[in-house]
The RNA shown here (small-subunit ribosomal RNA) has 1459 nucleotides and comes from Gloeothece samoensis SERB 20. The coordinates come from a structure-prediction model, not an experiment, and the mean pLDDT is 82. The RNAcentral record of the sequence draws on ENA and SILVA. The source organism's lineage runs through Bacteria, Cyanobacteriota, Oscillatoriophycideae, Chroococcales and Gloeothece samoensis.

RNA sequence: GAUGAACGCUGGGGGGGUGCCUAACACAUGCAAGUCGAACGGGGUAGAAAAACCUAGUGGGGGACGGGUGAGUAACGCGUGAGAAACUGCCUUUAGGAUGGGGACAACAGCGGGAAACGGGUGCUAAAACCCGAUAGGGUGAAAAGUGAAAGAUUUAUCGCCUGAAGAGGAGCUCGCGUCUGAUUAGCUAGUUGGUAGGGUAAAAGCCUACCAAGGGGACGAUCAGUAGCUGGUCUGAGAGGAUGAGCAGCCACACUGGGACUGAGACACGGGCCAGACUCCUACGGGAGGGAGCAGUGGGGAAAUUUUCGCAAAGGGGGAAAGCUGACGGAGCAACGCCGCGUGAGGGAGGAAGGGCCUUGGGUUGUAAACCUCUUUUUUGGGGGAAGAAGUAAAGACGGUACCCCAGGAAAAAGCAUCGGGUAACUCCGUGCCAGCAGCCGCGGUAAAACGGAGGAUGCAAGCGUUAUCCGGAAACAUUGGGGGUAAAGCGUCCGCAGGUGGGUAUUUAAGUCUGCUGUCAAAGCAUGGAGCUUAACUCCAUAGAGGGAGUGGAAACUGAAAGGGUAGAGGGCGGUAGGGGUAGUGGGAAAUUCCAGUGUAGCGGUGAAAAGCGUAGAGAUUGGGAAGAACAUCGGUGGGGAAAGCGCACUACUGGGGAGGACCUGACACUGAGGGACGAAAGCUAGGGGAGCAAAAGGGAUUAGAUACCCCUGUAGUCCUAGCCGUAAACGAUGGAGACUAGGGGUAGCUUGUAUCGACCCAAGCUGUGCCGAAGCUAACGCGUUAAGUCUCCCGCCUGGGGAGUACGCACGCAAGUGUGAAACUCAAAGGAAAUGACGGGGGGCCGCACAAGCGGUGGAGUAUGUGGUUUAAAUUGAUGCAACGCGAAGAACCUUACCAGGGGUUGACAUCUGGGGAAACAGGGGGAAACCUCGGAGUGCCUUUGGGAGCGCCAAGACAGGUGGUGCAUGGGUGUCGUCAGCUCGUGUCGUGAGAUGUUGGGUUAAGUCCCGCAACGAGCCAACCCUCGUUUUUAGUUGCCAUCAUUAAGUUGGGGACUCUAGAGAGACUGCCGGUGACAAACCGGAGGAAGGUGGGGAUGACGUCAAGUCAGCAUGCCCCUUACGUCCUGGGGUACACACGUACUACAAAGGUCGGGACAGAGGGGAGCAAACUCGCAAGAGCAAGCGAAACUCAUCAAACUCGGGCUCAGUUUAGAUUGCAGGGUGCAACUCGCCUGCAUGAAGGAGGAAACGCUAGUAAACGCCGGUCAGCAUACGGGGGUGAAAUUGUUUCCGGGGCUUGUACACACCGCCCGUCACACCAUGGGAGCUGCCACGCCCGAAGUCGUUACCCUAACCCGAAAGGGAGGGGGAUGCCGAAGGGAGGGGUAGUGACUGGGGUGAAGUCGUAACAAGGUAGCCGUACCGGAAGGUGUGGGUGGAUCACCUCCUUU
Repeated sequence: GAUGAACGCUGGGGGGGUGCCUAACACAUGCAAGUCGAACGGGGUAGAAAAACCUAGUGGGGGACGGGUGAGUAACGCGUGAGAAACUGCCUUUAGGAUGGGGACAACAGCGGGAAACGGGUGCUAAAACCCGAUAGGGUGAAAAGUGAAAGAUUUAUCGCCUGAAGAGGAGCUCGCGUCUGAUUAGCUAGUUGGUAGGGUAAAAGCCUACCAAGGGGACGAUCAGUAGCUGGUCUGAGAGGAUGAGCAGCCACACUGGGACUGAGACACGGGCCAGACUCCUACGGGAGGGAGCAGUGGGGAAAUUUUCGCAAAGGGGGAAAGCUGACGGAGCAACGCCGCGUGAGGGAGGAAGGGCCUUGGGUUGUAAACCUCUUUUUUGGGGGAAGAAGUAAAGACGGUACCCCAGGAAAAAGCAUCGGGUAACUCCGUGCCAGCAGCCGCGGUAAAACGGAGGAUGCAAGCGUUAUCCGGAAACAUUGGGGGUAAAGCGUCCGCAGGUGGGUAUUUAAGUCUGCUGUCAAAGCAUGGAGCUUAACUCCAUAGAGGGAGUGGAAACUGAAAGGGUAGAGGGCGGUAGGGGUAGUGGGAAAUUCCAGUGUAGCGGUGAAAAGCGUAGAGAUUGGGAAGAACAUCGGUGGGGAAAGCGCACUACUGGGGAGGACCUGACACUGAGGGACGAAAGCUAGGGGAGCAAAAGGGAUUAGAUACCCCUGUAGUCCUAGCCGUAAACGAUGGAGACUAGGGGUAGCUUGUAUCGACCCAAGCUGUGCCGAAGCUAACGCGUUAAGUCUCCCGCCUGGGGAGUACGCACGCAAGUGUGAAACUCAAAGGAAAUGACGGGGGGCCGCACAAGCGGUGGAGUAUGUGGUUUAAAUUGAUGCAACGCGAAGAACCUUACCAGGGGUUGACAUCUGGGGAAACAGGGGGAAACCUCGGAGUGCCUUUGGGAGCGCCAAGACAGGUGGUGCAUGGGUGUCGUCAGCUCGUGUCGUGAGAUGUUGGGUUAAGUCCCGCAACGAGCCAACCCUCGUUUUUAGUUGCCAUCAUUAAGUUGGGGACUCUAGAGAGACUGCCGGUGACAAACCGGAGGAAGGUGGGGAUGACGUCAAGUCAGCAUGCCCCUUACGUCCUGGGGUACACACGUACUACAAAGGUCGGGACAGAGGGGAGCAAACUCGCAAGAGCAAGCGAAACUCAUCAAACUCGGGCUCAGUUUAGAUUGCAGGGUGCAACUCGCCUGCAUGAAGGAGGAAACGCUAGUAAACGCCGGUCAGCAUACGGGGGUGAAAUUGUUUCCGGGGCUUGUACACACCGCCCGUCACACCAUGGGAGCUGCCACGCCCGAAGUCGUUACCCUAACCCGAAAGGGAGGGGGAUGCCGAAGGGAGGGGUAGUGACUGGGGUGAAGUCGUAACAAGGUAGCCGUACCGGAAGGUGUGGGUGGAUCACCUCCUUU
């Protein structure tokens, strides 16, 4: 785009069309083919009669047309073009004729049969019915000759009749070409093919019969099976094509199913007849009747399809002289079934109304839309008028009072459907929450859905709109136009070769192909073009035209073909020489392993990752000598040679195939390819007979393991070998069919020839042939190929058309078998696949770094305690954090509060905010109840500002808006945080390369802590990161108070005067940059060493955290969308809980002691804090502390004495201790409303475990670890935690093998949620389709039996008006009946063949969110995988043998799982 459509929702009117696609299923009722009395006799009606009308029967012509349907048919059925042997009623033209006779039968009358349908006997009768004679321009025949026709009617003008000849139209027959699918249908055919004779037909013919011959058709697809009416046309398409055959038109076939003939001009006959069958109906049971696939209509089937209508008015048909018949036809009715045109109003109208819906609350949208004003009346309604269609026509119109015209009325009565995620025009809200649902494809839906449902809005089309079904297109997706095959599907394993296809150069002839002119044809309709008629259009009518097909005829001769010549470039032969693991057979050889015998000799051997089984004191292994047998041939040996491929390797001999080079003797296109066909064809395997050393499926044993039907080890049989056969497959590979021509080169290698090379052999150069590498143009999706093409062309063959199912099933062929060849479908998925890119990963590689390992030091894990977590318990143990990156974490400090949890008690606009109204200052003190919150009672009393109106603030009461929520969602979010990781990376612009994703830069060579820097380079630059910053270490300068004191005074004391030198404070500078020297390096960057320097190679430390990853953590810090609660999930209060305790884990503290503990004496810091604070001194207390009270908002006073480790001295002497300090008792202190649950400190007393810590695992590289004490925040009080500060102060590594982590390069990948990946097979369950299957049931054709009707044949039986003979009787010719023969439908019974349905059971296959067992494959996938074959095993699979690379890689046990 289209439809004979159907379904859903909706529906105003008209025109012109169309309307059972299914059950060729069955049919009630009515109609569809009748007519002629002017052919005939009779009868009837009315009539007085004449005349008229009707009619059963005889007779004539018509019922073979018109109408319906598409079952059958793959065929001369149809289409197209030719043809000869032949018929034709009615019609037209033309020629001739029509004479003389005869006998019957219906109707009718009457008799009887039957239920009916119907029928019998007897008698009468007419004709254009029937018969005979005559005639004949016809026909038969060689001729003679025989044969052979007619019908009349009346109105007297015609009609009718007979015989020829022609025409037109019609029908029959023959032939060429065209006309669906299947080869898993390859062989078919006996009247079959032809001939002769006969029969038969309108007519040719095996059309039929007899005889003779053995042919005929088929790979250019016979036969068989399936499907199907064919065509003009129709739909689609640019075309070529593809699909289709409704309506209209031509042909064919059929008429309940099957068969058969009669009549006739024509039928084997839709509304005729006979027979058989099925079905239906009537019946008196004896017998009869019927055929809608004609028009209406009914039932049924189905998704699906109309009125039991009007009329013969027109046009057509039949018969007729004519009036009369016609479900053909002309009309109307029903149906949006499709096509065409019309309408549902037009103009104005912004307060942009109301309502709806959205909202950022501002507004925007529906929307000039409505309302309202003005106008119009197509359609509709009512009224009036009113056709054409009618011809030769006075009358006669179903449609129809229709079309059309006029008038009136009133915007009146007339809009829906689908869609809105993308493609594809059109977006929001609500509901739902992987539910309900949508969906043509991708896909949407798991709480913010533009995709589901509704609403608003929008978009598209419009009396329709969507959906479904089907066809074509897009689809170059079967490719003629117009595709492919190295790796995506696809080259046969290789060669030979029949048919076929194709074919070198030259001259001639021909004209089959080819090109061209002309003739005829391809019905009409349709299409196209131009016109005409309905108001237009659809529709109808008229005219015209082309391309192309078939046939005929004339011409041309370039090309192809054909014919017959001559030639040699292709091809082949001959000649001389040549290389070679080419083949077959025979002969010979040595090395090694094994085994046997003998000698020497003694305890192990062997094997592995490590072992064990195995062998060995009965003498192994080792070693020496001798023998046997079989298989294979080291070195040479090589991207070297030969061969068609498979494949071929010790030497020699014989026979034999092919190749290459040379030269130019011969033939003269002899060629290439090759469907079918044939030959060869690794390994494994099979049969028979040998042989058997080694190796080695199966098998046995030992290991490994969770298991180990494997990998490893020890044995070991088929087999491997030979002979004769079979099999016929491989990753049979260059994954690349064969032949020929053309298109740059370079440097190798093998063979031969030649040379200007040589005396000769080499070297060297050229040519040809072969074999590899790199590359130009070109090709390719890329990888790559590239004179050995995957380039550009020609010819031939084989092959492909999404993945799975499946190289399976069935069938067939071959095979001894294994199996091979050929080779589907149902069903299922939306992918499967190739090449390349970026990542990620690897039990891949190489290289680098890191307290990663190693080397060290010290701890954890064991004990007690503290603290956090899990678990358990509980009314409650609030909650978050969970590998690293949760667990002394949020929490820088839970007795109440905090507090979010629990129990109980309260109030409800609220503890907190804003708004409204009323009244009041706020507030304060008091009484009662109560655990408190709170409830309740009475009392006292008015401030501030003011423009005097009032206002601000505060609390009370009332009502409602609202408050409130540590309720949920960190997977809706913002913000901030952790981690990889302070790792060295992450990117961009321009350019360049690539079809593209992308690449380059950023890779490479060095170097660095570093993508740090240098060099090189199709790259050149730039950004983030880095640097810049702070602090400590040296020094200069400036400034000296609260700091300092060398010199001068002074004091108990830097106390004071004084000083700025020093320390220190805090501002500004300097200094370090590989700057200098030597060496190494490439001359660079840089590295090593050195000098100088306080500091040396980023000097130490801090802050600073790239692009990103983990849906990482946080809604409980805060903010916030949505959801939820609202006398409660909000809020207040009291008490309790978070502090529980069989247990498990993390992080710490204190220890286990002598480097110690204890007592006494003596030293040295830094950085901090302090007003609701730090607190000196003094007094008291054993002490914690208390009292009193200077100073200090702090370089001043104070915490804070003396910091501790340290040092000196005394005692302790290896013990559960003078260790350790848990636990517990008593007495106290301070804080606080409160110290019981549940805090801290002091004194006295008590004195537990613990004697150095298993597996495992942590921190640290220098002022570091270790060990020592000090300060701060939080805080009323509470620090073994956290954050700072200082004092003392080590050891070991100079390496990168391994573990872990990270980054860069490269490689493989079937991963991309990225190895915590992917993925295979058995088993179990559910569903689906399918193969086999004892059988069962249909259908098709074949052969056999029986055999109706009927044609044809025969007949000795029966009957018989016309004609003949005869006086008659009778006979004859002819006819009818019966009987019989051939054929023959239906039917019957057995068989084999084909095909379909079904079938207990059974085989595999497919599919299915979370089943079981293993782990086969992808990385070297942890034993490289794969192909063929054989054996074995729960399963993937394992092993043997041969093969290919489409395998990674420089060396160490094994194994498994998960998103």